[in-house]
Context: one part of a larger RNA
RNA sequence: UGACGGGGGCCCGCACAAGCGGUGGAGCAUGUGGUUUAAUUCGACGCAACGCGAAGAACCUUACCUAGGCUUGACAUGCUGGAGAAAGCUUGCGGAAACGUGAGCCCCUCUUCGGAGUUCCAGCACAGAUGCUGCAUGGCUGUCGUCAGCUCGUGUCGUGAGAUGUUGGGUUAAGUCCCGCAACGAGCGCAACCCUCACCCUUAGUUACCAGCGGGUAAAGCCGGGAACUCUAGGGGGACUGCCGGUGCCAAACCGGAGGAAGGCGGGGAUGACGUCAAGUCAUCAUGGCUCUUACGCCUAGGGCUACACACGUGCUACAAUGGGCCGGACAGCGGGUCGCUAGCUCGCGAGAGUAUGCCAAUCCCCAAACCGGUCCUCAGUUCGGAUUGUAGUCUGCAACUCGACUACAUGAAGCUGGAAUCGCUAGUAAUCGUGGAUCAGCUACGCCACGGUGAAUACGUUCCCGGGCCUUGUACA
Repeated sequence: UGACGGGGGCCCGCACAAGCGGUGGAGCAUGUGGUUUAAUUCGACGCAACGCGAAGAACCUUACCUAGGCUUGACAUGCUGGAGAAAGCUUGCGGAAACGUGAGCCCCUCUUCGGAGUUCCAGCACAGAUGCUGCAUGGCUGUCGUCAGCUCGUGUCGUGAGAUGUUGGGUUAAGUCCCGCAACGAGCGCAACCCUCACCCUUAGUUACCAGCGGGUAAAGCCGGGAACUCUAGGGGGACUGCCGGUGCCAAACCGGAGGAAGGCGGGGAUGACGUCAAGUCAUCAUGGCUCUUACGCCUAGGGCUACACACGUGCUACAAUGGGCCGGACAGCGGGUCGCUAGCUCGCGAGAGUAUGCCAAUCCCCAAACCGGUCCUCAGUUCGGAUUGUAGUCUGCAACUCGACUACAUGAAGCUGGAAUCGCUAGUAAUCGUGGAUCAGCUACGCCACGGUGAAUACGUUCCCGGGCCUUGUACA
C1' cells in the first nucleotide's frame, strides 16, 4: 500500500421486510450427471455450466461407431514429363453407395508457329486434420457492475515504500455539485450529445384517412372528390429547478406549489472506466509449438448423437366453478410473404385436398385470444385433468422402422395445491391472454427473440440475511 475480520461508523441495491405469483410433489417437454452402448461426437461445471454453443440431429448437418473404398488426395499454388477429348453427355455390368470396369456420341481452343491457355494422367514440392495445448496467443465474450470508481502531470511532505490531490462538512442516482483544505490542474469513467415512447406545430397526401358536398350499395371510402381529422415520415418546438414559497451557510441542494402532455435523471434502450477471475472459447475464425501423413486426411452406406434402474436444473399442462363444454357477438400491435402468403368456392367430422383470386404488398394475404351475452354442468377423480396405448388417416420429404409433426375415433394414467428449502417482480410492472419472427422441406418450439390485449397488491422501515461503495481500526496474510 492492499487484502481480510462472526471490528466500528456512514450509505446503497427486490438484499431483507411488506405484498403478489411461482419452483420443490404429479404427468410431459428439454438440458445435464450417471449408467449403458460398437458409438451414445465435442465443449460449458458455484453465483457467472445444466431450453447453454444448437436461431431447427430422419439422410444431410456430423465432428462419433461399424462396414466398403481413395492416396498429390474433396480443396489451393507451383514445377517436370506425357496425352488431346483422358473432360462432358448417353448407356451396360458388379455394388448399399462410394467406387471399379466396359460401350456409344464427341474428337481441345488461340497463335506472330516460338508458344500460351485449358483438361486429364504419371511424378515431385505440398495439401489436409472439428488431432493436443484457451496454462504459449490474437480476436470475441461472461462476471464483479451501469457499481462510482481508476489514474496522471507539476508542486509539497516522507531516508524510502509511498502520501497528498481522491481526505473533511453538506449534497447527489453519480469522484454529482458546493464549501473548506499544500495543493493546483488534467485524463479514462458519471452525466449530456444518439435511438425510441408520451404533447404540440409545420411540410407532404398514396396504397393510409373521410368532416362537409355529390353519386352508389344488401352492406362497404365503394366511386367522384376533399386535405380537415386519424395516420404515415421528414423538419421544428417543448422541461431548464426556468418561476413562486419554505429549509439551508448569502452555497450546492432539498421540500411544497403554479403552469404544463410531460417535473426535478419524464419512461425505455444503446452505451460497460482501470482492472479481477492463468474465468470461457485452439470446435466460428486467426495463430505459435507439438502430433498424424496409404492416415488422427478424404469419399460412401447404414447406425449413433433420440439408449434408461436412477439423480438434478429449466420449462409446459394441470389438480378445477374467478372453472369446463356448446352457440352467438367485439376489439390489437410487432412482423412475414413470388421456390412465397393465399381470399372465395367445392369436397372431407378433421388434419387437409381440389379449383381459383389478389398481392413483389400502408393496396392483397397470413390475422387474435382472454373478453361480452346466452345456455348446460353443481363439487364428483367429475362434462376437472389430459399422460399412455390401439386403430384409421393427412402433410412434408428420395426416404418418417430405428427417429417427424398433425388429425379423427376409442382409451382415459398420475394429479384434490405440493416437506425441508428456494426463485421472480416496485407500474402499464407482476399476474394473465393470445399474436408475430428468426432457424426451417418438415419438425419433436412447451425453447428463444419480439409484439400488443386485460391489468393488480405492497414497501412501516434498515435490526437481521446476501452483494456492493466510502472513511476508520486490528492483523503472525501478500
Overview: Small-subunit ribosomal RNA, 3' major domain from a Gemmatimonadota bacterium, 478 nucleotides, folded computationally. The sequence was found in a public genome assembly. Lineage of the source: Bacteria > Pseudomonadati > Gemmatimonadota. The coordinates come from a structure-prediction model, not an experiment, and the mean pLDDT is 84. It matches the Rfam family "Bacterial small subunit ribosomal RNA". Gene Ontology terms of the family: ribosome and structural constituent of ribosome.